[in-house]
Formats: sequence, C1' cells, structure tokens
RNA sequence: ACCCGUUCCGGCGGGUAUAAACAGGGCAUUAGGCCGGAAGCGUGGGCGAGAUUUCGCCCAGUUGUC
Repeated sequence: ACCCGUUCCGGCGGGUAUAAACAGGGCAUUAGGCCGGAAGCGUGGGCGAGAUUUCGCCCAGUUGUC
C1' cells in the first nucleotide's frame, strides 16, 4: 500500500496474492454473521405463486453481564 471478516463510514483483527481464519476482550444466550451508526445481503417468522426447491410481498434486525 492493497485485500479479507455481508454493504457504506469509523473501530478491532487477520493476510500478502490468496479469501480464508483457531483472530476480531471474557462468559452466558440467540438462527442472528467481530463491534458502533446507517442499510436489510445472508438469516428467522407470516402470506401468496410456482413446483422440488425457486420467486414476489409484509414483519423482525440477537440479548444480558463483567
């Protein structure tokens, strides 16, 4: 310097040509992805089509504690 942890900004952490991870403070909890804000990609619930797993619409957007 660039890339990665869903996207943008900030933080935290990792990697060096790859796109992953045992990292991202600890413990518990959750389907909920590292954290905050915004989004609503993934995810959960409902309804309707289609037909064997896909599409559309609506709702939600982990929580507690040190």